Predicted 3D model of a 349-nucleotide part of an RNA (small-subunit ribosomal RNA, central domain) from an uncultured bacterium.

Context: one part of a larger RNA
RNA sequence: UUGGGCGUAAAGAGGGAGCAGGCGGCAGCAAAGGUCUGUGGUGAAAGACUGAAGCUUAACUUCAGUAAGCCAUAGAAACCGGGCAGCUAGAGUGCAGGAGAGGAUCGUGGAAUUCCAUGUGUAGCGGUGAAAUGCGUAGAUAUUAGGAGGAACACCAGUGGCGAAGGCGGCCUGCUGGACUGUAACUGACGUUGAGGCUCGAAAGCGUGGGGAGCAAACAGGAUUAGAUACCCUGGUAGUCCACGCUGUAAACGGUGAAUACUAGGUGUCGGGGGCUCACGGGCGCUCGGUGCCGCAGCAAACGCAGUAAGUAUUCCACCUGGGGAGUACGUUCGCAAGAAUGAAACUC
Numbered sequence: 001u002u003g004g005g006c007g008u009a010a011a012g013a014g015g016g017a018g019c020a021g022g023c024g025g026c027a028g029c030a031a032a033g034g035u036c037u038g039u040g041g042u043g044a045a046a047g048a049c050u051g052a053a054g055c056u057u058a059a060c061u062u063c064a065g066u067a068a069g070c071c072a073u074a075g076a077a078a079c080c081g082g083g084c085a086g087c088u089a090g091a092g093u094g095c096a097g098g099a100g101a102g103g104a105u106c107g108u109g110g111a112a113u114u115c116c117a118u119g120u121g122u123a124g125c126g127g128u129g130a131a132a133u134g135c136g137u138a139g140a141u142a143u144u145a146g147g148a149g150g151a152a153c154a155c156c157a158g159u160g161g162c163g164a165a166g167g168c169g170g171c172c173u174g175c176u177g178g179a180c181u182g183u184a185a186c187u188g189a190c191g192u193u194g195a196g197g198c199u200c201g202a203a204a205g206c207g208u209g210g211g212g213a214g215c216a217a218a219c220a221g222g223a224u225u226a227g228a229u230a231c232c233c234u235g236g237u238a239g240u241c242c243a244c245g246c247u248g249u250a251a252a253c254g255g256u257g258a259a260u261a262c263u264a265g266g267u268g269u270c271g272g273g274g275g276c277u278c279a280c281g282g283g284c285g286c287u288c289g290g291u292g293c294c295g296c297a298g299c300a301a302a303c304g305c306a307g308u309a310a311g312u313a314u315u316c317c318a319c320c321u322g323g324g325g326a327g328u329a330c331g332u333u334c335g336c337a338a339g340a341a342u343g344a345a346a347c348u349c
Base pairs, nucleotide, nucleotide: 003321004320005319007303008302012317014200015199016198021193022192023191025087026086028084029083033080034079035076036075037074038073039072040071041070042069049065050064051063052062053061054060090190091187092186093185094183095182096181097180102176103175107171108170109153114148115147116146119143120142124135125134161168162167205246206245207244208243209242210241214240215239219235220234221233222232257316258315259314260313261312262311265294266293267292268291269290270289271288272287273286275284276283277282298305299304322349323348324347331342332341333340334339
């Protein structure tokens, strides 16, 4: 490379929009680039292949035959491609609706913790398996009323919702993205996938400037223990928060790439829209979109998956090819650094 694969055995890029490239709906016309057919030329000889013949056979030798490919020419028109002119089932726009922790911004609320000062009050508080370190007669803990400040939003809360993923949760204002339902007015294939490049991307970490209540790496002390650089306790600094910039990684997981079509049923739930019935909540049934559970066929090594497929098919991309060495070394690119990306071999089993 071919082949076979990628939920758990090696393997789906963390996610998106998208240039090149690949693939692409229905029907018409003409042409004939690909395609197919006929004819002619070329395709040297030897060799190869097929069939014969000759040395006793074989090797060997001889004879006959055959291509693909390319060129010319005459045709065919289903398919692929290009051209012209159309269609509306894909896709998009409009109009009418309702749902949502989608994003960013300015404000604002209550509970709780801590601290400050105050009144009452007195000897303990705290903590644990048990203790001690710690705090407290300079009046703590508890309790009353007041103030400051930061961070997070109990109940509602739900295999509930929204978002491409990361993720998003008090309330309010204006700004803004997407999805869904109904309608069928408009465009008329405008689609799909997507190497490279671009962009978003939890936590931790880094830079500059703020902020700092609680929590808490590091650190200190007390315990435990044979030891205890831990688990437990008392403290406690970075950090956690904000603004701007960087980093670009995660068990970034559904360990399952994206798109389209098809393939028994049953039962919850969320957001819409018709219908029948009752009309006071409601009840029955249909349908579109999401989110769960169970389950047939089928698939699967099994576990399991099963209209949200891991089934049946098509298109495009990423990736895998025994374990260790190793996501290491070297080189290169990126980064302030930490490091990230790319990514071997010797050797060994």